[in-house]
RNA sequence: UCCGGCGUGGCGCAAUGGUAGCGCGGGAACCUGUUAAGUUCUAGGUUGUAGGUUCGAGUCCUACCGCCGGAGCCA
Numbered sequence: 001u002c003c004g005g006c007g008u009g010g011c012g013c014a015a016u017g018g019u020a021g022c023g024c025g026g027g028a029a030c031c032u033g034u035u036a037a038g039u040u041c042u043a044g045g046u047u048g049u050a051g052g053u054u055c056g057a058g059u060c061c062u063a064c065c066g067c068c069g070g071a072g073c074c075a
Stems, first nucleotide, its partner, number of pairs: 001071007010024004018055001026042005048064005
């Protein structure tokens, strides 16, 4: 330098272009003599950044940033 993959709550991951969700974790209540376990409820996201396409973008396009892998360069 080139090619490919990934980037979404604290963490791990979903989401045909049409209301961003699940699990774990956090908080509250119930239960229990207490803890743990269990049950119920609940908060938390400008979907890496900036543009574009579209009636509508997490999803499609462009550039950039970061991480991972591969190739090249080494006369």
Transfer RNA from a Patescibacteria group bacterium, 75 nucleotides, folded computationally. The organism belongs to Bacteria candidate phyla, within Bacteria. The RNAcentral record of the sequence draws on ENA and MGnify. The same sequence occurs in records of 2 taxa. It matches the Rfam family "tRNA". About the family: Transfer RNA (tRNA) molecules are approximately 80 nucleotides in length. Rfam links the family to the GO term triplet codon-amino acid adaptor activity.